[in-house]
RNA sequence: CUCCGCAAAUGGUAAACCCCGAGUAAUCGGGGGACACAAAGCCAACAGGUCCCCAAAAGACGGGAUGGCUGGGUUACCGGA
Numbered sequence: 001c002u003c004c005g006c007a008a009a010u011g012g013u014a015a016a017c018c019c020c021g022a023g024u025a026a027u028c029g030g031g032g033g034a035c036a037c038a039a040a041g042c043c044a045a046c047a048g049g050u051c052c053c054c055a056a057a058a059g060a061c062g063g064g065a066u067g068g069c070u071g072g073g074u075u076a077c078c079g080g081a
Stems, first nucleotide, its partner, number of pairs: 002081004012037002017032006035068001041074003046071003049066005
């Protein structure tokens, strides 16, 4: 440096739900709480998917959300080759 991996060790994050707050909403922040996760660290200014608003029965355009939807980019602990 590349590839592989939680079997070990040190650990880490935190689903649903509840409370408080923000937002039209999706959803987000804080506290509690643990379903899970070897990148569940970061990136939505790369390509898709899904969700919300515009919305009047739909749809397009436009705007927003989601990295714990997928591909991808990037950084990193331990171990093995």